About this RNA
This is a predicted structure of a 468-nucleotide part of an RNA (small-subunit ribosomal RNA, 3' major domain) from an uncultured bacterium.
Context: one part of a larger RNA
RNA sequence: UGACGGGGACCCGCACAAGCGGUGGAGCAUGUGGUUUAAUUCGAAGCAACGCGAAGAACCUUACCAGGUCUUGACAUCUCUUGCAUAGCCUAGAGAUAGGUGAAAUCCUACGGGACAAGAAGACAGGUGGUGCAUGGUUGUCGUCAGCUCGUGUCGUGAGAUGUUGGGUUAAGUCCCGCAACGAGCGCAACCCUUAUAACUAGUUGCCAGCAUUGAGUUGGGGACUCUAGUUAGACUGCCGGUGACAAACCGGAGGAAGGUGGGGAUGACGUCAAAUCAUCAUGCCCCUUAUGGCCUGGGCUACACACGUGCUACAAUGGAUGGUACAACGAGAAGCGACGUCGCGAGGCCAAGCAGAUCUCUUAAAGCCAUUCUCAGUUCGGAUUGUUCUGUGCGACUCGAGAGCAUGAAGCCGGAGUCGCUAGUAAUCGUGGAUCAGCACGCCAGGAAGAGUACGUUCCCGGGUCU
Numbered sequence: 001u002g003a004c005g006g007g008g009a010c011c012c013g014c015a016c017a018a019g020c021g022g023u024g025g026a027g028c029a030u031g032u033g034g035u036u037u038a039a040u041u042c043g044a045a046g047c048a049a050c051g052c053g054a055a056g057a058a059c060c061u062u063a064c065c066a067g068g069u070c071u072u073g074a075c076a077u078c079u080c081u082u083g084c085a086u087a088g089c090c091u092a093g094a095g096a097u098a099g100g101u102g103a104a105a106u107c108c109u110a111c112g113g114g115a116c117a118a119g120a121a122g123a124c125a126g127g128u129g130g131u132g133c134a135u136g137g138u139u140g141u142c143g144u145c146a147g148c149u150c151g152u153g154u155c156g157u158g159a160g161a162u163g164u165u166g167g168g169u170u171a172a173g174u175c176c177c178g179c180a181a182c183g184a185g186c187g188c189a190a191c192c193c194u195u196a197u198a199a200c201u202a203g204u205u206g207c208c209a210g211c212a213u214u215g216a217g218u219u220g221g222g223g224a225c226u227c228u229a230g231u232u233a234g235a236c237u238g239c240c241g242g243u244g245a246c247a248a249a250c251c252g253g254a255g256g257a258a259g260g261u262g263g264g265g266a267u268g269a270c271g272u273c274a275a276a277u278c279a280u281c282a283u284g285c286c287c288c289u290u291a292u293g294g295c296c297u298g299g300g301c302u303a304c305a306c307a308c309g310u311g312c313u314a315c316a317a318u319g320g321a322u323g324g325u326a327c328a329a330c331g332a333g334a335a336g337c338g339a340c341g342u343c344g345c346g347a348g349g350c351c352a353a354g355c356a357g358a359u360c361u362c363u364u365a366a367a368g369c370c371a372u373u374c375u376c377a378g379u380u381c382g383g384a385u386u387g388u389u390c391u392g393u394g395c396g397a398c399u400c401g402a403g404a405g406c407a408u409g410a411a412g413c414c415g416g417a418g419u420c421g422c423u424a425g426u427a428a429u430c431g432u433g434g435a436u437c438a439g440c441a442c443g444c445c446a447g448g449a450a451g452a453g454u455a456c457g458u459u460c461c462c463g464g465g466u467c468u
Stems, first nucleotide, its partner, number of pairs: 007468007015458002019422005026313008034304002042053002064299007073124001077123003080119004089100001106115003126288002129286003135282002137277003140273001142271001147186006153162003166177003192265004197233007207222002211220002236259001239253005315415001319374007331362003336355002341350003381412001386407006429449002432446003
């Protein structure tokens, strides 16, 4: 000078408390450990690994295993030779790679050649092989916590101190006052995006008050309204009262769509963890070079006495079932979205309009509301599992995918110790869209519908900040 203390003082945070809902018990999904295996590829490991890399393992992916097979190589550059090459055909083979055969004779040209292809020899290629404790880059975390420093001056023999401490205040090293300090930088805040209000401009594909019209904003028409998207305005403790130190600020009020950072996002200081990543990529060194490289088929990553994490569905009447009926937003679409019609109990099939889309389609939102039924049961709860018949995707659903119909109808009657999330349009509940994607979503990322309870307070638990 730091760090630490079951030292002290002060202050924050869903940290506790007050509440609401979960998890831990069941079934299933998914990740991990373990075990097994020819292989179950590799990485991630308290918080900060475990629905993580993986925004999608049937083949491919794929890195693993078995078998087959190639050796200047699947890929790059250079030297030499040849001119074709691809497609096609034939043979061997379980299959693919592969091997052979004849036919064929490309494109550009400045006529030298080049593109492209084949062959030979080497230089070399290649490596998801090792080291993240050799590294770059990127990322997590403390933490969106309020801190971290510098110049000059001063003090101290010096390490260093001061400034940055003190009195108030703030979300904030935010601001005010004081002070041997005076200033400054990186952070805070603001500037950016979005949302909440209004005005102006614009009026199609959007809208419809009045006028006419229709089954229907359908058509004429209209720009008022909604909406769209561009430009502005608006919020600044600006105004009033009180408290305060005549300060900063705090409390209350007015006006206002919004009030004290309005809500949300992006934004992450100096640094910490030899934190993570050599398997995104790049890269030093080491290692392999007829193999640790390349190609292919099949298998595996999907195994299963078990253990853990994260989720989904439930255990029912605030419910299940049947019928009727209402209201969204964000998005996506051409090898795509696919209306209407029609066939099928259904998943879906057929035909096929429109749409590169404020126009067409995905697209009937669901919970809700109105009726009827069930009457507390392992049930008309619950849906696992299994049998069977199908559907579409795809070369191909056996290992190993998704969905539909009929039948089957397991555990489960609210979950021990413990533990997690959440303070408002939030939690809990409900359905919707998208990325990846041929197919496959209970995961992830978005968008809406409806919509609570509680916070006395800071003694205690956890993490953090300041002074000592």
The coordinates come from a structure-prediction model, not an experiment, and the mean pLDDT is 85.